[in-house]
RNA sequence: GCUUGGAAAGGGCAAACCACCUGAAAAGGCGGGACGAAAAGUUACUGGCCUAGGUCUUUGUCGGGAUAAGGCGGCAGGACUGUAGGU
Repeated sequence: GCUUGGAAAGGGCAAACCACCUGAAAAGGCGGGACGAAAAGUUACUGGCCUAGGUCUUUGUCGGGAUAAGGCGGCAGGACUGUAGGU
C1' cells in the first nucleotide's frame, strides 16, 4: 500500500436501569452499571424517527391542528478518520 470484518483483541466504547444536574419536551451531561458493538469514532449532507417551548392556524374559552430553528450518529446511506488480523 491492498484486503477482510468470519475467527482472534492490546487499548478503548457502553443499552436498559438507578442517583444527581440541564432542558418546555424529545433528549443531553456526569457517576454507577453492561445489553451489545470492529468503527457503538467524528459529521445532521440525504432519507427516516422523536419532541413542540416559540411561531402559525382553529375556537367565545378550555382545547385541537400544522411546524425544527430543538434532538436521535446505538435507524440506514454518504463523507472523513482510526484499531486489529491477513496479505
The prediction has a mean pLDDT of 78. c-di-GMP-I riboswitch aptamer from an uncultured delta proteobacterium, 87 nucleotides, folded computationally. It was read from a public genome assembly, where an Rfam model found it.